[in-house]
A computed fold for a 73-nucleotide RNA from an Oscillospiraceae bacterium, annotated as transfer RNA.
Lineage of the source: Bacteria > Bacillati > Clostridia > Eubacteriales > Oscillospiraceae.
Its mean pLDDT, the model's own confidence on a scale to 100, is 83.

RNA sequence: GCGCCUUUAGUUCAAUCGGCAGAACGCCGCUUUUGUAAUGCGGAGACCUAGAGUUCAAGUCUCUGAAGGCGCU
Numbered sequence: 001g002c003g004c005c006u007u008u009a010g011u012u013c014a015a016u017c018g019g020c021a022g023a024a025c026g027c028c029g030c031u032u033u034u035g036u037a038a039u040g041c042g043g044a045g046a047c048c049u050a051g052a053g054u055u056c057a058a059g060u061c062u063c064u065g066a067a068g069g070c071g072c073u
Stems, first nucleotide, its partner, number of pairs: 001072007010025004019056001027043004049065005
């Protein structure tokens, strides 16, 4: 230098053909216990790596970048 993959909640990951962004763990409250943990119930939390474009509508499609990983030269 070239090619491919990844980037979404605090963490690890989903989201089918473009149509209301979810789960687990963690966190908070309640429940329970002599107390803690565990259990059960409830809750908060991401405008999705940046910008632009297409579209009635973009996490998803297109273009240009950024970061990380793999391969080739």

Notes: The sequence was found in a public genome assembly. It matches the Rfam family "tRNA". It is annotated as a transfer RNA. From the family's description: Transfer RNA (tRNA) molecules are approximately 80 nucleotides in length.